A computed fold for a 71-nucleotide RNA from a Phycisphaerae bacterium, annotated as transfer RNA. Taxonomically the source falls in Phycisphaerae (Bacteria, Pseudomonadati, Planctomycetota). Its Rfam family is "tRNA". The family's RNA type in Rfam is transfer RNA.
[in-house]
């Protein structure tokens, strides 16, 4: 220089164009003599720009970061 993968809450992780979820975690409350374990409830997330779409995490470019393979 070139081509490919990957980019979601603090971490891990689904979402095949239509309501952004799980799960540990973090807070608050019941429980308890009081801890732990539980039970409920809350905050938190789509890398960044643009573009097609009535509607995009999803499709297209173009960018930034990781990986990766060829030179």
């Nucleotide at each position: 220089g070139g081509g490919g993968a990957c980019g979601u809450g603090g971490u891990g992780u689904a979402a095949u164009g239509g309501g952004a979820g799980c799960a540990c975690g973090u807070a608050g409350c019941c429980u308890u003599c009081g801890c732990a374990a539980g039970g409920c409830u809350a905050a938190a997330a789509u890398g960044g720009c643009g573009g097609u779409u009535c509607g995009a995490c999803u499709c297209c470019g173009c960018u930034c970061g990781u990986c990766u393979c060829c030179a």